[in-house]
Molecule: c-di-GMP-I riboswitch aptamer
RNA sequence: CAUAUUACUGGGCAAACUUAUCGAAAGGUAAGGACGCAAAGCCGUGGGUCUAAUGGGAGUUUCCGAUGAUUGCCAGGUUGCAUGG
Repeated sequence: CAUAUUACUGGGCAAACUUAUCGAAAGGUAAGGACGCAAAGCCGUGGGUCUAAUGGGAGUUUCCGAUGAUUGCCAGGUUGCAUGG
């Protein structure tokens, strides 16, 4: 330097839920909190999923529709701690 593995220790991240705040919503951010995670570090690039404000169709509460969201749904790209071979 490359590849493979995840038993222990140290360190790291933080689901549900609560509060505050931003947002039309999905959801985001901060604090508390731990279900879990060996990339649950980073990138919406491909697929999936969620929402449907603006807009369009119907016509009075429905349908279509991402330019919005999700990397803790999957794949891909990229970087990487500790230990052992």